Predicted 3D model of a 557-nucleotide part of an RNA (large-subunit ribosomal RNA, domain I) from Paenibacillus castaneae.

[in-house]
Context: one part of a larger RNA
């Protein structure tokens, strides 16, 4: 020195375990803010700091209505003091308080801070000061005031309005901008792609939506979502790709109201008999309606409503929900064991044999599970009552009405699967510009003819899309280098001027029963004793591999 055995140290793989996550399923919820939010600083406790609670009425607190029924004073032992069967801790509903900052809004400002002015009120001998309240901007309404410029008007004031402003669930929706990498095996049209991104707005859903709609000679009958059509017709450097509709078969259903014509109040204007503007009635369609004129019926034993279609509210009851309550049957014997729920051997319950704990594997030991019961007080829904709200139809065909800088055309673009194409239908920008029911539009150019429908206001519930979150439930999800970065006080330490970037790090035991005491040592520690089933489970603590490092024994050099 190298191999080999045996025993160690060091390290923490590996087995099991789970306190956390990861993906669903059902039902609810889907907003929160000037009545001050989200998110925060700063305090608050007898006794340092820190989570968490809370807010000068502050360390789980006030007040009240309820459950509940012996202990409690959060994590968190200790100490020193208290509450509590006059019902505390504790669990709901309701309601008081809620310092500063923050939109932040009295001004100011380097967020948690400075500094004020009104009016009230306390103090001062008097300044100073202390309390409470109110003072940002817009919008709207209303009054006052008032300029060039005589009336007025702008314009200022001042009151009043839960208006608005900010957040967010990185989701889902609508809309206004809009890429490139990439694919065409290179590249430009084209593709990705109206995506990624930015911006606005809104609700719980959003959008759309009650045919100037499809269709095709037979019909359908608002919208949306699903299946099929169909990878079919079709676009398309006819490349790469893109890519429908009809109609079918579901799913859900709900239709409405203005504008006008005409009548009636009121009021402007002036050319004094017109127009004009408000309010109110009348009206709402295509087999054309309507208005006007004529005629019948009816106004209540009838119909409708709070999501459209007029619109607010109260009672009462159901029924869920926001805290509970009951809730069956072995301490059985034995054996092993440190413990028995595990072996044998005997019994009961079962509308309960999910599940989880107990010293190991428990339907009958705890919780709990099935059944079955329960709400003062907020909430949700549904129901009835109180309210509240309603006219309907014919039959004339003379007059009047039925959305104009509108529809369309021409040029220039975008959207429609559709790339200018034979390019309809749609929507901008420009320049022209209509008809008026004997009208218009559209059936993929254009025309004729036939069919379909009525644009140039408006609103709508439900099917469809998503989950920051709430209670329930189960995984052929993961088991600490795995699963969320994050199982432990994490977006934490740390790193970066900032944007931003980001970590490691679980397991004594069944119970601390965490080693009194003695001995060695300055201590660390380590020997005894003693706990314990185990200390070769001593807190560096389950198990305890491998690299590494020894220490004896053997063999070789």
């Nucleotide at each position: 020195a190298g191999c080999g055995c045996a025993c160690g140290g060091a390290g923490g793989a590996u087995g099991c375990c789970u306190a956390g996550g990861c993906a669903c399923c059902a039902g609810g919820a889907g907003c929160c803010g000037a009545a001050g939010a989200a998110g925060g600083a700063c305090g608050u406790g007898g006794c340092g700091a820190a989570c968490a609670a809370c807010g000068a009425u502050a360390c789980c607190g006030c007040c009240c209505c309820g459950g509940g029924g012996a202990g409690c004073c959060g994590u968190a032992a200790g100490c020193a003091g208290g509450c509590a069967u006059u019902g505390a801790u504790c669990c709901g509903a309701g309601g008081a308080u809620u310092u500063c900052c923050g939109a932040a809004u009295g001004g100011g400002g380097a967020a948690a801070c400075c500094c004020a002015g009104c009016u009230g009120u306390c103090g001062u001998a008097a300044u100073g000061g202390g309390c409470a309240g109110u003072u940002a901007c817009u919008a709207c309404u209303a009054a006052g005031u008032g300029a060039a410029u005589a009336c007025a008007u702008a314009g200022c004031u001042u009151a009043g309005u839960a208006a608005g402003a900010g957040g967010c669930a990185u989701a889902c929706c609508a809309g206004g901008g809009g890429a490139a990498c990439u694919g065409a095996a290179a590249c430009a049209u084209c593709u990705a792609a109206g995506u990624a991104c930015c911006c606005u707005g809104a609700g719980g859903a959003a959008g759309a939506g009650a045919a100037a709609a499809c269709a095709a000679u037979a019909g359908u009958g608002a919208u949306u979502c699903c299946g099929u059509c169909a990878g079919u017709a079709g676009c398309g450097g006819c490349g790469a790709g893109c890519g429908a509709a009809c109609g079918c078969g579901g799913a859900u259903u709900a239709g409405c109201c203005c504008a006008a014509a005409c009548c009636a109040a009121g009021g402007a204007g002036c050319u004094u008999g017109c127009u004009c503007c408000u309010u109110g009635g009348g009206g709402u369609u295509g087999u054309a309606g309507g208005a006007c004129g004529u005629c019948u019926c009816a106004c209540a034993u009838g119909g409708a409503g709070u999501u459209a279609c007029a619109a607010a509210a109260g009672u009462g009851u159901u029924u869920g929900g926001u805290a509970g309550g009951c809730g069956a049957a072995g301490a059985g014997g034995u054996c092993u064991g440190g413990a028995a729920a595990g072996g044998c051997c005997c019994g009961c319950c079962a509308g309960a044999g999910c599940a989880g704990g107990u010293a190991a594997a428990a339907g009958c030991c705890c919780u709990g599970u099935a059944a079955c019961c329960g709400a003062a007080a907020g909430c949700a829904a549904g129901c009835a009552c109180u309210c509240u709200c309603c006219g309907a139809g014919a039959c004339g065909g003379a007059u009047c009405c039925u959305g104009a800088g509108u529809a369309c055309g021409g040029c220039g673009g975008g959207a429609c699967a559709c790339g200018a194409g034979a390019a309809a239908c749609c929507c901008c920008g420009u320049c022209g510009g209509a008809a008026u029911c004997c009208g218009g539009c559209a059936g993929g150019a254009c025309c004729a003819g036939c069919u379909g429908c009525c644009a140039a206001g408006g609103c709508u519930c439900a099917a469809c899309a998503c989950u920051c979150c709430c209670c329930g439930g189960g995984g052929a999800c993961c088991g600490a280098u795995g699963g969320g970065g994050a199982a432990g006080c994490a977006g934490u330490a740390c790193c970066g001027u900032g944007a931003g970037g980001g970590a490691a790090a679980g397991g004594u035991g069944a119970a601390a029963a965490g080693c009194a005491c003695c001995g060695c040592g300055g201590a660390a520690g380590c020997g005894g004793a003693g706990u314990g089933a185990a200390a070769a489970a001593g807190a560096a603590c389950c198990u305890g591999a491998a690299a590494c490092c020894g220490u004896g024994c053997g063999c070789u050099u």
Background: Its mean pLDDT, the model's own confidence on a scale to 100, is 84.